[in-house]
Context: one part of a larger RNA
RNA sequence: CCCUCGUUAAGGAACUCGGCAAAUUGUAUCCGUAACUUAGGGAUAAGGAUAGCCGGAGGAUGUGAAGGGAUUUACUUCUGGAGCGUCAGCCGGUGGCACAAGAGAGGCCCAAGCGACUGUUUAGCACAAACACAGGUGCCUGCGAAAGAGAAAUCUGAAGUAUAGGUGCUGACACCUGCCCGGUGCUGGAAGGUUAAGAGGAGGGCUUAGAGGCAACUCGAAGGCUUGAAUUGAAGCCCCAGUAAACGGCGGCCGUAACAAUAACGGUCCUAAGGUAGCGAAAUUCCUUGUCGGGUAAGUUCCGACCCGCACGAAAGGCGUAACGAUUUGGGCACUGUCUCAACAACAGACUCG
Numbered sequence: 001c002c003c004u005c006g007u008u009a010a011g012g013a014a015c016u017c018g019g020c021a022a023a024u025u026g027u028a029u030c031c032g033u034a035a036c037u038u039a040g041g042g043a044u045a046a047g048g049a050u051a052g053c054c055g056g057a058g059g060a061u062g063u064g065a066a067g068g069g070a071u072u073u074a075c076u077u078c079u080g081g082a083g084c085g086u087c088a089g090c091c092g093g094u095g096g097c098a099c100a101a102g103a104g105a106g107g108c109c110c111a112a113g114c115g116a117c118u119g120u121u122u123a124g125c126a127c128a129a130a131c132a133c134a135g136g137u138g139c140c141u142g143c144g145a146a147a148g149a150g151a152a153a154u155c156u157g158a159a160g161u162a163u164a165g166g167u168g169c170u171g172a173c174a175c176c177u178g179c180c181c182g183g184u185g186c187u188g189g190a191a192g193g194u195u196a197a198g199a200g201g202a203g204g205g206c207u208u209a210g211a212g213g214c215a216a217c218u219c220g221a222a223g224g225c226u227u228g229a230a231u232u233g234a235a236g237c238c239c240c241a242g243u244a245a246a247c248g249g250c251g252g253c254c255g256u257a258a259c260a261a262u263a264a265c266g267g268u269c270c271u272a273a274g275g276u277a278g279c280g281a282a283a284u285u286c287c288u289u290g291u292c293g294g295g296u297a298a299g300u301u302c303c304g305a306c307c308c309g310c311a312c313g314a315a316a317g318g319c320g321u322a323a324c325g326a327u328u329u330g331g332g333c334a335c336u337g338u339c340u341c342a343a344c345a346a347c348a349g350a351c352u353c354g
Base pairs, nucleotide, nucleotide: 001349004346006344007343008342010340011339014338019335027051028050029049030048031047036041038172052094053093054092055091056090059087060086061085062084063083067079068078069077070076071074095099107333108332109331110330111329112328113327114325115324119131120130135170136169137168138167139166140165141164147156148155149154173320175318176317178250179249180248183247184246185243186242187241188240189239192238193237194236198232199231203227204226205225206224207223210219211218212217251269252268253267254266255265278312279309290306291305292304293303294302
């Protein structure tokens, strides 16, 4: 110096990002116990008192000896209460610094955020506010179900049958869940437009028996080959509706009230519709340490308000909420070597000598 431990005057968080670490608390009986609440809880809330040993007299309780009675004479029955225990108290005494004398054994309270809860998770830096959850809700599925695995057979679903199965979102409970279907998606519709293969075959081309011609060549039936117009032709798309707990979206400018300020009110442009309730400097607020109030001697954090929401908002749910949490934030009591400020002691190392 270091590892692991022990103790410490006075102070008691002044330490520090932060009470991290340590300390405090810890058992039993009795007393007592708030807000809030889903009436179950909260709650071991909080906060107190008592606890050793000896003697005494009773009480309750377990066991039940000797003795006595009865007769059906039996390992019978009734009575009897000694002795030995156990339990909770009462009265009195008494020793110590210390009596739950060792070990083992909640620190507590107030307020706020998030998540209802128990549970689950990144084997090897994350245990959480993430995942799950009961509950809610949309969509699909009538059974050889939908969906899934598999070139297929087949299997799961299910030896189930819509109070069932699959899938998506939300996430207990309470109060609620507004407006927009123009775009995208999905569902339904079928009049019209567009539209494939196929059907169809007008017309054209090649070939040439033959005819014409002195010849070159021209015309050219049938058949064959080839090309091919009109017409016909489903779904889809266009089109018409519905649908947002489907993907999603939810405005701007100007003026106006008898001080000023503000604008219930008016005008105008645009839109599918212009953000309702509730909440709001928030796990969301840039400006920002916003402003006011509280707490502190002093508070970029915290709590309560305000609303000017850069850029909250209603199942990518909104707002509350008792209980719960090795969760996050702020405050307080107790407690302490965290600190003022360090000291001493123990064990094992380092170090010195051998």